Small-subunit ribosomal RNA, central domain from an uncultured delta proteobacterium, 349 nucleotides, folded computationally. Its Rfam family is "Bacterial small subunit ribosomal RNA". The coordinates come from a structure-prediction model, not an experiment, and the mean pLDDT is 85.
Context: one part of a larger RNA
Order: sequence, then structure tokens, then C1' cells
RNA sequence: CUGGGCGUAAAGCGCGUGUAGGCGGUCUACUAAGUCAGAUGUGAAAUCCUGGGGCUUAACUCCAGAAGUGCAUUUGAAACUAUUAGGCUAGAGUGAUGUAGAGGAUGGCGGAAUACCAGUGUAGAGGUGAAAUUCGUAGAGAUUGGGUAGAACACCGGUGGCGAAGGCGGCCAUCUGGGCAUUAACUGACGCUGAGACGCGAAAGCGUGGGGAGCAAACAGGAUUAGAUACCCUGGUAGUCCACGCCCUAAACGAUGGAUACUCGCUGUAGCUGGUAUUGACCCCGGCUGUAGCUUAGUUAACGCGUUAAGUAUCCCGCCUGGGAAGUACGGUCGCAAGAUUAAAACUC
Repeated sequence: CUGGGCGUAAAGCGCGUGUAGGCGGUCUACUAAGUCAGAUGUGAAAUCCUGGGGCUUAACUCCAGAAGUGCAUUUGAAACUAUUAGGCUAGAGUGAUGUAGAGGAUGGCGGAAUACCAGUGUAGAGGUGAAAUUCGUAGAGAUUGGGUAGAACACCGGUGGCGAAGGCGGCCAUCUGGGCAUUAACUGACGCUGAGACGCGAAAGCGUGGGGAGCAAACAGGAUUAGAUACCCUGGUAGUCCACGCCCUAAACGAUGGAUACUCGCUGUAGCUGGUAUUGACCCCGGCUGUAGCUUAGUUAACGCGUUAAGUAUCCCGCCUGGGAAGUACGGUCGCAAGAUUAAAACUC
């Protein structure tokens, strides 16, 4: 390489948009590039194979034949792929009518809690396994009142919802993306995937300027301990928050790439809808879309998965190929840096 694989053994890019490329519904006609059949030429000799001959045999050798994937030319076939032309509507999209939602961005508003400020008031408060550091007669803790500040939004809240992923939760307004159901008016294959590319991407971290209540790396002290650079306690700075710009990594996980089709059932739940029923909302019987639990066939090394497949198939992309050295060195690219990304070998078992 052929092949075999990728939930947990090595292996699915963190996620999307999309270029080239690859693949692609249904009908009719055309062409004949792929495809198939025939013919001709070529395909050196030796070798291999078959038959025969010569050395006593064999190896070896000689003669004849056969074979020769291939290439070129030519004559045909037209099912499939492809080309061209013309249709179709089941894929895809648009429209119409509804609809659920913590989807995103911006602005404003609210209450509880915390801290600070003031009044009342007096001796403790706090903290722990027990203590101490700490706060407090310069008036703390407690309580009352009004104000200020920043951050987060109890209950509702739910294997509930939304989003491509990261993620998203008080209320209101404005702007805005996507989904789903019903309908079947329109377009007529416009589709799927996607190397590169481009965009998004938790937390931490970085730059500039703000902000800073609480929490809290580092740090300091008190304890514990043989020690205690920890766990516990008292403090506490970056940071956490905002704006703009970087960083681009995670057990970025369903450790499961995307799309399409097919394949027993049962139970819950969210959204929409048809029927039935009703005064009405429910209930009940169906359909579609999502989200959960169990399970048949099948599958799997087992665990398990099981119409949301890890089953049965097709298409496209990514990735793996013994352990360590190593996701390291060197070089390249990117970055302000931290570092990220691409990515070996010697040697060793």
C1' cells in the first nucleotide's frame, strides 16, 4: 500500500458558514466520453506455461506453440454513469396563517441580601473539633432609620425550554437570528458533504481606561502537626464586573462528525395540529417536531447501544496504525507576552 478501524482499547477537528473537489431525485429524446462486444496492428529476445528433441538421467539446453493484464486504430451496442435539449414534483427553497422559547444585542427599571453612613444602647462579638489571631469602652455585635455602592437575580424551576457549539435564568421596551405546526399558491433538483479559507469559541491570562459590595489565587497571621510552604480560622491584593482590543485552549463529553433512507413495541414530558366530546377548559383517539426512561430483532470483546442506533445501507469530510522518548526538539505560521498550532528522530522496552 491493500486492508482493518475510530462510545470506553490508538483514533470524530470545540462549533459553524462556505470555495475547489467528490457524490447526487424522477421522465423522455440525443450523443457516444466512461462502459461492453468484435476485428486489425503492436506487445523484442530470453524468462514462465504446454508439446517434442539432445547430452546415460537431472539440472542445463534446442525447436515449435501458447500466453501476454496493456496501447493504438477501426466496426458496433446504448442498459448504467456522463453530455446536450425538454419536462415533472416526492428532495430543497419561497409564500400564506399561526405558535413556543433563560436564542442574541442595546437601553431602562425593581426587590431581597451584603458592605459602608447616622440614631438608640452596653459589654461583649466573631470563629472552631477545641482555640487563637481578629473586631469592640476612641462604643463593637444587636436594633432602628434614611442614604450610597457594586455584584448576583430566591420562589416559579422541571432527566422543562432555546441555541451550531461555547453557552443562555428578575421585569419592561426597542432592534434582531433561528425553529416548529398547518396550508399547498410559487420556483423546479436550485441538493448533501466540504481540503484550504473565513467567522464564533467557557474559564484562566494579557493591553488601555473605568469600577470594586461580596468572594478570593498570591501574601500575612492564628491553629493543627514530628513537620504543615496544606486541609480549619482571621485578614487580604491581583482577579472576578464594564468598554474596547488580544489570547484560542478545556474531561470544549453523548469521551459517539454531517446528511439521507429503512427496521418490533411500551411509558413519560415540551410545542403545534386533526378527530371526538363539552356550556367551556380538560379527558380520550391519531399526526408531526423535540426531549427522557425501558426493551424486540440486530449488533458489540464485553459493558452496553437499541427509530435521538453503537442496527441495516449509501455519500462526503476528519482521524488512527505498539509503549516510552513526546504532543517534546528543530524549523515554519500566529501572539504584546503567556504560549498556541503544525510536528519528528536518535535511543530504549